[in-house]
Small-subunit ribosomal RNA from a soil metagenome, 1511 nucleotides, folded computationally. Rfam family: Bacterial small subunit ribosomal RNA. The RNAcentral record of the sequence draws on SILVA. The prediction has a mean pLDDT of 86.

RNA sequence: AGAGUUUGAUCCUGGCUCAGGACGAACGCUGGCGGCGUGCCUAACACAUGCAAGUCGAGCGAUCGGCCGUGGAGGGGUAACCCUCCGCGGUACGGAGCGGCGAACGGGUGAGUAACACGUGGGCAACCUGCCCCAGACUCUGGGAUAACUCCGGGAAACCGGGGCUAAUACCGGAUACUCUCGGGACCCCGCAUGGGGAUCCGAGGAAAGCUCCGACGGUCUGGGAUGGGCCCGCGGCCUAUCAGCUUGUUGGCGGGGUAACGGCCCACCAAGGCGACGACGGGUAGCUGGCGUGAGAGCGUGACCAGCCACACUGGGACUGAGACACGGCCCAGACUCCUACGGGAGGCAGCAGUGGGGAAUCUUGCACAAUGGGCGCAAGCCUGAUGCAGCGACGCCGCGUGAGGGAUGAAGGCCCUCGGGUUGUAAACCUCUUUCGGCAGGGAAGAAGCGAAAGUGACGGUACCUGCAGAAGAAGCCCCGGCUAACUACGUGCCAGCAGCCGCGGUAAGACGUAGGGGGCGAGCGUUGUCCGGAUUUAUUGGGCGUAAAGCGCGCGUAGGCGGCUCGGAAAGUCGGGUGUGAAAAUCCGGGGCUCAACCCCGGACCUGCAUUCGAUACUCCCGGGCUGGAGGCAGACAGGGGAGAGCGGAAUUCCUGGUGUAGCGGUGAAAUGCGCAGAUAUCAGGAGGAACACCGGUGGCGAAGGCGGCUCUCUGGGUCUGUCCUGACGCUCAGGCGCGAAAGCUAGGGGAGCAAACAGGAUUAGAUACCCUGGUAGUCCUAGCCGUAAACGUUGGGUGCUAGGUGUGGGGCGGCGUUUGACCCGCUCUGUGCCGAAGCUAACGCAUUAAGCACCCCGCCUGGGGAGUACGGCCGCAAGGCUAAAACUCAAAGGAAUUGACGGGGGCCCGCACAAGCGGCGGAGCAUGUGGCUCAAUUCGACGCAACGCGAAGAACCUUACCAGGGCUUGACAUGCGGGGUGAAGCCUGCGAAAGCAGGUCCUCCUUCGGGAGCCCGCACAGGUGCUGCAUGGCUGUCGUCAGCUCGUGCCGUGAGGUGUUGCCUUAAGUGGCGCAACGAGCGCAACCCCUGUCCCAUGUUGCCAGCGAGUCAUGUCGGGGACUCAUGGGAGACUGCCGGUGCCAAACCGGAGGAAGGUGGGGAUGACGUCAAGUCAUCAUGGCCCUUAUGUCCUGGGCUGCACACAUGCUACAAUGCUUGCUACAAAGGGAAGCAAUUCCGCAAGGAGGAGCGAAUCCCAAAAAGGCAAGCUCAGUUCGGAUCGGGGUCUGCAACUCGACCCCGUGAAGUCGGAGUCGCUAGUAAUCGCAGAUCAGCAACGCUGCGGUGAAUACGUUCCCGGGCCUUGUACACACCGCCCGUCACACCACGAAAGUCGGUAACACCCGAAGCCGGUGGCCCAACCCUUGUGGAGGGAGCCGUCGAAGGUGGGAUCGGCGAUUGGGGUGAAGUCGUAACAAGGUAGCCGUACCGGAAGGUGCGGCUG
Repeated sequence: AGAGUUUGAUCCUGGCUCAGGACGAACGCUGGCGGCGUGCCUAACACAUGCAAGUCGAGCGAUCGGCCGUGGAGGGGUAACCCUCCGCGGUACGGAGCGGCGAACGGGUGAGUAACACGUGGGCAACCUGCCCCAGACUCUGGGAUAACUCCGGGAAACCGGGGCUAAUACCGGAUACUCUCGGGACCCCGCAUGGGGAUCCGAGGAAAGCUCCGACGGUCUGGGAUGGGCCCGCGGCCUAUCAGCUUGUUGGCGGGGUAACGGCCCACCAAGGCGACGACGGGUAGCUGGCGUGAGAGCGUGACCAGCCACACUGGGACUGAGACACGGCCCAGACUCCUACGGGAGGCAGCAGUGGGGAAUCUUGCACAAUGGGCGCAAGCCUGAUGCAGCGACGCCGCGUGAGGGAUGAAGGCCCUCGGGUUGUAAACCUCUUUCGGCAGGGAAGAAGCGAAAGUGACGGUACCUGCAGAAGAAGCCCCGGCUAACUACGUGCCAGCAGCCGCGGUAAGACGUAGGGGGCGAGCGUUGUCCGGAUUUAUUGGGCGUAAAGCGCGCGUAGGCGGCUCGGAAAGUCGGGUGUGAAAAUCCGGGGCUCAACCCCGGACCUGCAUUCGAUACUCCCGGGCUGGAGGCAGACAGGGGAGAGCGGAAUUCCUGGUGUAGCGGUGAAAUGCGCAGAUAUCAGGAGGAACACCGGUGGCGAAGGCGGCUCUCUGGGUCUGUCCUGACGCUCAGGCGCGAAAGCUAGGGGAGCAAACAGGAUUAGAUACCCUGGUAGUCCUAGCCGUAAACGUUGGGUGCUAGGUGUGGGGCGGCGUUUGACCCGCUCUGUGCCGAAGCUAACGCAUUAAGCACCCCGCCUGGGGAGUACGGCCGCAAGGCUAAAACUCAAAGGAAUUGACGGGGGCCCGCACAAGCGGCGGAGCAUGUGGCUCAAUUCGACGCAACGCGAAGAACCUUACCAGGGCUUGACAUGCGGGGUGAAGCCUGCGAAAGCAGGUCCUCCUUCGGGAGCCCGCACAGGUGCUGCAUGGCUGUCGUCAGCUCGUGCCGUGAGGUGUUGCCUUAAGUGGCGCAACGAGCGCAACCCCUGUCCCAUGUUGCCAGCGAGUCAUGUCGGGGACUCAUGGGAGACUGCCGGUGCCAAACCGGAGGAAGGUGGGGAUGACGUCAAGUCAUCAUGGCCCUUAUGUCCUGGGCUGCACACAUGCUACAAUGCUUGCUACAAAGGGAAGCAAUUCCGCAAGGAGGAGCGAAUCCCAAAAAGGCAAGCUCAGUUCGGAUCGGGGUCUGCAACUCGACCCCGUGAAGUCGGAGUCGCUAGUAAUCGCAGAUCAGCAACGCUGCGGUGAAUACGUUCCCGGGCCUUGUACACACCGCCCGUCACACCACGAAAGUCGGUAACACCCGAAGCCGGUGGCCCAACCCUUGUGGAGGGAGCCGUCGAAGGUGGGAUCGGCGAUUGGGGUGAAGUCGUAACAAGGUAGCCGUACCGGAAGGUGCGGCUG
């Protein structure tokens, strides 16, 4: 410090996710030791038991017990002495009481609290302070009670009542007293008001306690200090405005009460105030802080442990005591709960320490000690102390240590992988040498001790730490991960299953992603997971973001608060800056140092604590105060342009309607029609009239207005702007939350108006449907008046203001200047202002913006923070309604987006090709048959191929074989290969039996080669063979296809942030990315073309088996023979064609058009040749091959069957339907092939297939062989025929082991459908189509009508490129990119989820009104009660109290509301969900351009009207 994830790729925006750190944690697996920390985050739920606050005899009395001393009696004992009882005295002991101090500290918890509760800094002239310290003064004199105790009584108990006795440092009176308090007088000083301080005089009032060992310890008053507290104030720190108004003791005053003290704290009266957008009031949440976590910081989160403060103590209320409490281990009352009870009454409060139950994912011992530290009491010893110090439990955290170290290669065994060679685990182990930390055992053994005590002595931890010795590698390793992020890879299993997953995503038969194993990586007594926080996230942006198109500028204006504000002088010093002072607790943090062996931890010092307060100083800037200025702003004068606004009036054109005339048979409308109108006279046309709405041309990229918006002409009223002059004011300015106003269309209310147009509606068409598009009608509405509504793609998708920053070129308004001799709606220039276009710098993700900024800056406002849910729900406000404004959440997704790029696509455009269409010829689709395929059937009908590009395809030959399929019969080292070991040499073969054969059994037979070792063959065994079994989606190879289309790329350079572009685009041209020209490109490669083959002309050479012109010979005849080398032909070689020449066209060129010559002319014709790539195209069954599977079978052999099955459907063909024909006879002319297990002539036989026979020929020689169409002649005469030949019957021939399933051919007979083929569809542009035959491969034969070749005869047509199909290039749009066979919208149906509404129902919270009213304080009363002191004294009074009454008052009750929440029949939309239904709305002109607002309508997307936008 970043990374992953939107795309085919790119840049940007933007969210989600990860790597880090942290934790009072929990969970899973694992677990050796120690140190230091830490441990109910949930139920402030309920608690058994024990303990947690006592102490003082130096305050007091008494008694019981204990102890000590002493006396007496009795008993025991020799005695010392012991035991028992009684008495006296004492007591340092225990228990109870009076009294004092403490119990308000310490300890716990976080419920409540949004508050002066906390933090920080101040104030108190408005206060208190026990114990402690300092100083001064004093401690005199009396009195009456009361507990304990005792007696009596009540009660189950708790406890209570009455009589009697007694003490005090308990209580009370009197005296004295100052600096005390109060009242009064005058004086001094001071202060921010009330006022404070000092000195002084008079009057009134108020004190005390003793104990004693004589050392001490106490008591009272006053002043001061210290400590602790109380009250007040400034500032600071949560969410919510879907809480906007709150308040009656409320705000203030006067008087009073109350308090330690100010105060409306409380009361009476008076006034009507007080608070609030700088957020009152309400709601929610929450103890606050030092700090802690994180972070570079700013921040953000948090408030466990430790420390400070606050609050609370079962819940609520209350006071008492006291220096201090409204009191955790006190009291009273009420409530809930628990316990005891004799039912009458009582007791209780762990949020102290431990512990229990419960809750929960989860949090410990009913331990030891007061030795230390600290606290209470005490003079002290000491007692008490669950504070504290320690120990225990928990890897909960941090830190440290260990589980061994060195050597050790044949790289052991085992495991795993393997290409079988090996690799790896791995120096790892074994083995050798060594060490002994920790743990174990044994011995030694602390500091902590200052203190107290005369001394002895005194340690919970603890026989712990630590030290020493002993034994022995001995007792001690796991967890997570290994697809990317992210470090670490293989095998097997599994087969979209099981599972994984933080995000992206893995798993559908080779998974580095699941599970296991081996190996590896990481950390290590831990490792992972989950949760939470910060970080990364500049993703709330102060530091440090944005708003044209990504989310985001309010529709526009006026303007309040607020924010901001020109030049200059002076003052002041609030902000600001500097210095000082106080404070900012300690701990923490950082730095330095030190102590535990280190560290964690602890100690010391420093820094820090960024703050607040105060003081001194500075004055540039901002604010403030005062003075001045004119440039901002405004005013004044003159002039000008304009659809700016409002009202009134006027005008013509057009539509429609009415009346009349002319006039007819249609008009109208559309893609085409129909509905409609019209012989009752329409349309057309003429004249007249009525009425409403809108204003052609001018008109413009033009004008005006803030926006919406504004268009005939005239008048009236009225707003704004610009220019010129620079006369006046003197900062008067800018912006603007709330607020107010304006605000298209649609819509609403009331009343008018209504020509045209036109939602809805109706009809006609279209259509599968057509609630649409088109047509005919047509109502609201559109118009006017008044009033609502307040929204739009209200858009420049760009808030307003000011200043600054190149230009060029139009245009509207104004001013100035100039030339052209003068003039001018002339021209040119300058300038102010408006409005466009193009462009520099700069900016921008890009597109683009660019003096009219989206540039550079400042000021103010508004707005944004992933998509969906949703501009929705709820609440509130507005509206007559429609609805508007404000505006969430649950849930869900890993994206949603912007710009640009390359493709692909378009019912977008341009250019151009192709038998693509058109033109033409012949077919297919109908028939019969053949062949292939689907389907069906079957034991099997083996398998593959499936649009073009599967279907006469693999098949260029299925009767057996082939053959892979089925049935049955067999074999198991196998039908076939190689190696090793062993064996016999009776191998094979032949014969016999069984058998369908294979095979099995028996018999016969003793093989071959040899370098004599052996080998071949055969048998047995082991390795292995074998598989047409699966995967063409694991592959190689080969092939099809786009497509013989003209394309596909690269290097360097240049452009772009980048994908990428350029080159390759453009213009001309070509069959062609063919060539030329131009050009930020220049070159190059694979393709094109050429080079190759066949063919067309000529030449040369050669001349048999080919040829035969001339010469010769011969034959019935034939190159038959001699011969020839002319010709044909064959073979080889060469020439020829290149737009070379001419003319024209072309800017040039390339080239094109025409011509000449030529056998051939513009690639002459044909072939071979197939770029980068596409289709997971085809093939595991040609072959090869990874992996998987079978192994007496999925191998192999055999017999038979099947691949030929047949209701059907399709594909490709053949033959036809006939006269351009058929039949018969006669008669010509090819090319290319094949032939020895072959082709076979002549001859003979058979009607024929064929048979007999066999010359010749391994073939330019012989044969297949006849070519056929054609020609000549004859017949047929339009007919299901002399067409057509299927089918069937019979008889044959040939091949073959064998023609039944299931061959071909021949003959005789039979003679079917079919009379030219619907929709649709195919081929072909010349030696082509059409038509005719010939040959070959395969092959015994043949289902061949197929296929591959060969030649014969031999056309028609192409205007042209609009349309269909395919393709190329450029361009455009795109929401497509598995790319239009794409994407995608809404209803409906189903499942699940969350939410809203809902009759209601249940509950929480806080108030209000009234009722009741406990305890208690206060007030009143007080006939009952009362020792002290006073008066009177006999009593009584005074005073005090109980009781009673009253105000207040908790809980409770009643009531109507408020608010929040739970549930809720039903209901509403929403979200999600591999393969549901209906349509096709959107994206390409998406097939009606889309979208926005509004209104109506419709199953649904949606349609239509009106206005608007261009995205």